[in-house]
RNA sequence: UAACCCCGAGCGGGAGAGUCCGUCCACGUGACGGCGCCGAAGGAGCAAACCCUCCCCGGAACCUCUCAGGCAUCCAGGACCGCUCGGGCUGG
Numbered sequence: 001u002a003a004c005c006c007c008g009a010g011c012g013g014g015a016g017a018g019u020c021c022g023u024c025c026a027c028g029u030g031a032c033g034g035c036g037c038c039g040a041a042g043g044a045g046c047a048a049a050c051c052c053u054c055c056c057c058g059g060a061a062c063c064u065c066u067c068a069g070g071c072a073u074c075c076a077g078g079a080c081c082g083c084u085c086g087g088g089c090u091g092g
Stems, first nucleotide, its partner, number of pairs: 001091001005088009018035001020034005036071003042067001043065003050058001
């Protein structure tokens, strides 16, 4: 003293799926239950390459599951993307 990479913070963008039925009721379009549904928080699962003499173990995801979460609008959440800032690692 950069770049890449990692972590955190801020700002912006950010999908999907019933306001179906019933009950309660302060009648706001909220709460609960049932069934149906969604997947891009989180969680769980696995193949090949690879690793190893071989076997076992290990082995990703926006793939699968749907536990959790979510399904009018708003709010909230939201993988991921962009920008900025701080820190770390490493190189010179």

Background
RNAcentral holds the sequence, with entries from Rfam. This is a predicted structure of a 92-nucleotide RNA (Glycine riboswitch aptamer) from Actinorhabdospora filicis. The coordinates come from a structure-prediction model, not an experiment, and the mean pLDDT is 77. The organism belongs to Actinorhabdospora, within Bacteria.